[in-house]
Parts: sequence; C1' cells; structure tokens
RNA sequence: CAUCAAGAGGGGUGGAGGGAAUGGCCCGUUGAAGCCCCGGCAACCCCCUCGGACGCUGGUCCGAGGAAGGUGCCAAAUCCAUCAGGACUGAACGACAGGCCUGGAAGAUG
Repeated sequence: CAUCAAGAGGGGUGGAGGGAAUGGCCCGUUGAAGCCCCGGCAACCCCCUCGGACGCUGGUCCGAGGAAGGUGCCAAAUCCAUCAGGACUGAACGACAGGCCUGGAAGAUG
C1' cells in the first nucleotide's frame, strides 16, 4: 500500500481443546488443537495469452483470461460486538433498550 459479505475437505495420527484479546455466541468425545498425506479454492507474487493507453527503443501502466511454480486459505462477514458518528423503532423531552448504516481501531493475508 492492497484485499478481507464470494469460494474450497477427506484420510491418518493425536486425545481436549478451538474460533487472535475481552464479552457474547458458537464449534468439539458423532473426536478440538498440533503434526503427516492427499485433494480443493483463490489469483497476491512469478509466468503465459489477448485487448487498450503511453513511449524512439528497451519497456511501463490498465483491463480480460489462464493456472505450472511461490505464499495464503478451505464452519459461521475478519462469527458478532469493543471506539466515534448518524438516522430509525420502543406514543412523547430526557434517560434507557434494540437492531441498522458509515467510518475508525485491532487483526489476518499478500
């Protein structure tokens, strides 16, 4: 700096945890984490094809497609919230509660 509502799981081993923290809510002995094997998803990097723009050339950038290699990922939106703002509903000012929207923080991956 970019992306994070899409997508993709079986087997072996292991034996009680896991979903980053806290709270909630879930997943888990019909077998958690970890490790191994195989498979898959995706298209960030590399590479290839096509189109366009710029450039004297080398090339650079943008878009579309591909997927051999390097990462990553394969319950739930990054599972939800956490901080700030906004309008709405609960008849009515305030207070309180509830969900919703926007942005941020934190985190993850490249």